[in-house]
RNA sequence: AGAGUUUGAUCCUGGCUCAGAACGAACGCUGGCGGCAUGCCUAACACAUGCAAGUCGAACGAGAAAAUCACUUCGGUGAUGAGUAGAGUGGCGCACGGGUGAGUAACGCGUAGAUAAUCUACCCUCCAGUCUGGGAUAACCUUCGAAAGGAAGGCUAAUACCGGAUAAAAUCAGGAUCUGAUUGGUCUUGAUAGAAAGCUCCGACGCUGGGGGAUGAGUCUGCGUUCUAUUAGCUAGUUGGUGGGGUAAGAGCCUACCAAGGCGACGAUAGAUAGCGGGUUUGAGAGGAUGAUCCGCCACACUGGCACUGAGACACGGGCCAGACUCCUACGGGAGGCAGCAGUGGGGAAUCUUGCGCAAUGGACGAAAGUCUGACGCAGCAAUGCCGCGUGAGUGAAGAAGGCUCUAGGGUCGUAAAACUCUUUAUCUCUGUGAAGAUAAUGACGGUAGCAGAGGAAUAAGCACCGGCUAACUACGUGCCAGCAGCCCGGUAAUACGUAGGGUGCAAGCGUUGUUCGGAAUCACUGGGCGUAAAGCGCGCGUAGGCGGAAAGAUUAGCUAGGGGUGAAAGCCCGGGGCUCAACCCCGGAAUUGCUCUUGGAACUGUCUUUCUAGAGAAGGUCAGAGGCUGACAGAAUUCCUGGUGUAGCGGUGAAAUGCGUAGAGAUCAGGAGGAAUACCGGUGGAGAAAUCGGUCAGCUGGGGCCGUUCUGACGCUGAGGUGCGAAAGCGUGGGUAGCAAAUAGGAUUAGAUACCCUGGUAGUCCACGCCGUAAACGAUGGAUACUAGAUGUUCGGAGGAAUCGAUCCCUUUGGAUGUCGCAGCUAACGCAAUAAGUAUCCCGCCUGGGGAGUACGGUCGCAAGACUAAAACUCAAAGGAAUUGACGGGGGCCCGCACAAGCGGUGGAAUAUGUGGUUUAAUUCGACGCAACGCGAAGAACCUUACCUGGAUUUGACAUCCCGUGCUCGCUUGAGAGAUCAAGUUUUCCCUUCGGGGACACGGUGACAGGUGCUGCAUGGCUGUCGUCAGCUCGUGUCGUGAGAUGUUGGGUUAAGUCCCGCAACGAGCGCAACCCCUAUUCUUAGUUACCAUCAGGUUAUGCUGGGGACUCUAAGGAGACUGCCGGUGACAAGCCGGAGGAAGGUGGGGAUGACGUCAAGUCCUCAUGGCCUUUAUAUCCAGGGCUACACACGUAUUACAAUGGGAGCUACAAAGGGUUGCUAGACCGCGAGGUUUUGCUAAUCCCAAAAAAGCUCUCUCAGUUCGGAUUGCAGUCUGCAACUCGACUGCAUGAAGUUGGAAUCGCUAGUAAUCGCGGAUCAGCAUGCCGCGGUGAAUACGUUCCCGGGCCUUGUACACACCGCCCGUCACACCAUGGGAGUUGGCAGGAGCAGAAGUCGUUGAGCUAACUUCGGAAGCAGACGCCCAAGCUCUUGCCGAUAACUGGGGUGAAGUCGAAACAAGGUA
Repeated sequence: AGAGUUUGAUCCUGGCUCAGAACGAACGCUGGCGGCAUGCCUAACACAUGCAAGUCGAACGAGAAAAUCACUUCGGUGAUGAGUAGAGUGGCGCACGGGUGAGUAACGCGUAGAUAAUCUACCCUCCAGUCUGGGAUAACCUUCGAAAGGAAGGCUAAUACCGGAUAAAAUCAGGAUCUGAUUGGUCUUGAUAGAAAGCUCCGACGCUGGGGGAUGAGUCUGCGUUCUAUUAGCUAGUUGGUGGGGUAAGAGCCUACCAAGGCGACGAUAGAUAGCGGGUUUGAGAGGAUGAUCCGCCACACUGGCACUGAGACACGGGCCAGACUCCUACGGGAGGCAGCAGUGGGGAAUCUUGCGCAAUGGACGAAAGUCUGACGCAGCAAUGCCGCGUGAGUGAAGAAGGCUCUAGGGUCGUAAAACUCUUUAUCUCUGUGAAGAUAAUGACGGUAGCAGAGGAAUAAGCACCGGCUAACUACGUGCCAGCAGCCCGGUAAUACGUAGGGUGCAAGCGUUGUUCGGAAUCACUGGGCGUAAAGCGCGCGUAGGCGGAAAGAUUAGCUAGGGGUGAAAGCCCGGGGCUCAACCCCGGAAUUGCUCUUGGAACUGUCUUUCUAGAGAAGGUCAGAGGCUGACAGAAUUCCUGGUGUAGCGGUGAAAUGCGUAGAGAUCAGGAGGAAUACCGGUGGAGAAAUCGGUCAGCUGGGGCCGUUCUGACGCUGAGGUGCGAAAGCGUGGGUAGCAAAUAGGAUUAGAUACCCUGGUAGUCCACGCCGUAAACGAUGGAUACUAGAUGUUCGGAGGAAUCGAUCCCUUUGGAUGUCGCAGCUAACGCAAUAAGUAUCCCGCCUGGGGAGUACGGUCGCAAGACUAAAACUCAAAGGAAUUGACGGGGGCCCGCACAAGCGGUGGAAUAUGUGGUUUAAUUCGACGCAACGCGAAGAACCUUACCUGGAUUUGACAUCCCGUGCUCGCUUGAGAGAUCAAGUUUUCCCUUCGGGGACACGGUGACAGGUGCUGCAUGGCUGUCGUCAGCUCGUGUCGUGAGAUGUUGGGUUAAGUCCCGCAACGAGCGCAACCCCUAUUCUUAGUUACCAUCAGGUUAUGCUGGGGACUCUAAGGAGACUGCCGGUGACAAGCCGGAGGAAGGUGGGGAUGACGUCAAGUCCUCAUGGCCUUUAUAUCCAGGGCUACACACGUAUUACAAUGGGAGCUACAAAGGGUUGCUAGACCGCGAGGUUUUGCUAAUCCCAAAAAAGCUCUCUCAGUUCGGAUUGCAGUCUGCAACUCGACUGCAUGAAGUUGGAAUCGCUAGUAAUCGCGGAUCAGCAUGCCGCGGUGAAUACGUUCCCGGGCCUUGUACACACCGCCCGUCACACCAUGGGAGUUGGCAGGAGCAGAAGUCGUUGAGCUAACUUCGGAAGCAGACGCCCAAGCUCUUGCCGAUAACUGGGGUGAAGUCGAAACAAGGUA
């Protein structure tokens, strides 16, 4: 210090999450030792038991017993115990110490002050004193009661109580003096009232009054101290005064009367929450969170109230009363308060021993000894935390065994282990010694810490993690299951689940969970924003507040410098020191950023005073304007009414219909009525704060600009609340209503159409008055001021110049307003850019993830509609902005293609063939499924093929390698069997050799292994299809951009082409295009056999048949030729295009081969190869038979047809390209024919297949289911083959089906093409309507690119990126969740009114009672009674907050569902 996560990628905004530290923690696994700390965060819930506050005989009186001893009359007595124990009176203490955090938002706490408004026991110091009298009472005895406790009588003491004397201080009055100051301090005079206690060991200790000190406490004040305004008004003792009372003390603290104040937007009152601080934790800091342990303060002590005592309490271990609860009881009554230490129950995720000791420190009492002390010191329990130590060290490679893994070689655990040698730190065992804490005595801890010796590697390692963040990887199992999880995993190769091996991290701990801070600049003071991401109020006026021009002077509140006080200690930090170190502890310092007092300073801000004119305003002149309000008027148009002319339609739409019209529409002419709005001018022109404002004229009126002088003298800016204006729609009352037009009616459209379109049409739109108060009220940009390059328009003024007779126009300049472009700068980018989104200042408003939601509740406003204000639960990990690349669009532009159009011929109808689906079946093996599956794999299923089914067999196997043994093998015969196979017999005897043997092959055996057309083409290679032979796809360097990316590749032309040219921040290059290759079209050269034959010769019925020839054709090798080369036009002087010439061929001559980057998880594991999985007497292998050939049906692709451009018969021509010895076969003969027999040629330019067919000529048929068509079927045959039943092809005779040109729809083709005609080949024993080739005959049409389909380039929009077969909205149905309303029901808190009234203080009374005094009268006191106040309780009522509820409202989430199709493209009605 950052990282992950929105996207295909990018930048930004923005949330969520992680890494760190901390903890009074808890949980899981594990656990050796020591030191030091810490340990009910929950029920301020209830508590058994023990202990936690007593002490003093030197204040006082009284005073046992057990036991022992002695005596005894045996009943007892005496002594010691002992003036002891225990109790009582009295004194001091019990208000400290210890606990807890319920209450409290407060002078409670913190800090700084005040007390001149106060008190202070014990302690210290100083002064003075301690004289004289008196009467009681407890204990004790008797007595009541179960107890607690009480009553009556009697006795007694004091440092208990009381009277008197004296004294100062005190109070009152007067005087003097001091002080900032009063009712103050000090000094002085007079008056009034007013103390005491003794004990004693004779040292002392006490007692009383007063002054001072110290300590502690009370009270008051400034400042600080949580959230809510969906709490805005609160207050009657309330605010003040006077009199009185009260307190230690000021005061409405209390009371009577008088006045009507006091507090509050700088947040009163109310509600919620909370003890506060030093500190702790986190953080760089500022800040945030927190308030355990330790220290200070406060509050509380079962709940509520109350006082007493006392120096101090309204009192934790005191009292009274009331209440709840618990306990005891003899039922009559009583007792209690662990939020002290232990401990128990309960609650809870969770928190210890009913320990030892007063040895130390401290406290109470005491003169002291001492007693008491769960304060405290120690020990115990707990890894709860922090700190320290250990679990051994060295050597040790055969890199052991074993585990894991593996490419089978190895690698790794790993010097790790074993083994050998060594050590004993710490722990352990044993032994010895042994502290400090203790200045004299006293040690719980404790025979502890420590020290020394001996023994022996002995007793001691786990936890989490290993996909990224984040250090660390493999195997197996699992198969969207089980699980993990902070985000991202898992659907058969999971480094992410589980286990293992290995590794990483930390370590007596390690992880998980929870909480806090950090990261988060994600509430931003330090340190953020608001055009489009969340965010500028719709716009003015203006109150409070905030901020504010220039000069001088004063002041010193802010500010600033120095000094004083304080800021407790502990803690943090620094420096030392002590425990072996550390944690821990001790000492010193620093710091404590604060508050306060004081002395200076005077620049700035403030305040006051005096001035100024640059801001602001006023007077004067002048100008523009749809600025506002009111009234009057005008013309055009629509509609309606009346009349005329006139006749059949009008109107409306994509097309129609509803509608209007023969009762006369529409059209046209004339007249009239009425309402609303103002064409042209008119303009990103003008005015206004905004909303808004548009005919003309008049009246009234607001604001603004400019000009030059005069005046006022900061009068200013902003503006929370407040107040006014505020489009449209809407509401109320009353008018008005031509047109338009929600609602609504009808017609269309449609699957539907409560819409879009059409015909009508009411509110409304208009006016007056009154409400409403909202809009994408937008420049999505608050207002004001100043500054910061330019360029160019428009509009309103001023000045100057020039021209003109003038209107006016032009130029220059100076202001205001309003636009466009553009630099710097800013911005995430887009963009903004003097009218800022730049640079600054001031003020206001607003924002803090998306959804829920601008919703609910509450409140305010409104007639209502609704507006304003404004949450939470719950849910998601995103939502979003700008820009980029693609893809897409029922967006645009340009262009191409048999894409359409123009044509020709088909398919779809028939029959058949073939493939597919479906169905069937024991099996109908498998694959291929839009184009790009379907005459496809299959260039050929009768057996074989064959993978399928049924049955029969085999198990190291039909096939490969290795090992052992034997031997050749092969072939033939016979028997069984469907065959595989089995059995028997027979024949035969491989090659090499160094003679040891070796090799090939066969059989038998053993196990390693073979085998699999089994699965996964979504694990793969290879191959292939497709877009597409479309013109594209990229790279290097440079440049631009924060970046994804862009540029190049876009643009202007051109091309079949990213083809070429030009231009250009690009310059080059690569893969594609083209060319190079093959065939073909022309020609030349060379070469002529098997090809050819012009000339010559020979021969034949005939034939290149023969000699010969090398001319021609042809063959096959090499050349030539075509390049926009030439001419004209056009084009930019280009590329090119158009036309022409020549030429066999002309602009790529025609055809082929050739397929860029990529897309489709396209196809293929059944060609082959291959990972993984599965199988191994079977999913392998062999055999026979069957099936792949089934058949209601549907589809694709073909063949043949439907006929006369034809069918039939006869005759006569003309090819190319192929194939052939397991072959093609001539000729001859036989057969109607398929074919057969016989023989011949050919290993092929030689022979054969081989007849080419259409065509041509002649004859016939004459429009019909035919002399068309040939399916189907019957009979008879031929050929192949081991075998044609299932299931071949062909032949002959006979039979003679559908079909008469084919619906919607759809396919191919642009020239030697379509169409048509035949020929050949592969496969193959046989089987071709299929496929692949070959030639023959040989057309029609293309205006053109609007439309359909596909494609290319540019551009545009996008909410798409799995990319439109995309995305996505709402209702409904179902499940779950939280929430609002709800007749009510119920609980808590608080308020108001009233009743009631315990204890108690105070007041009144006190006839009753009474020891102290008495002048004997009484005084004084007490009981009792009454009154005020008042807790609980009761009644009525109100408010707030919860819980719950039939029913109900919307919301969220959910795998999938229903209905539509609202949004995103012009989203199909923007």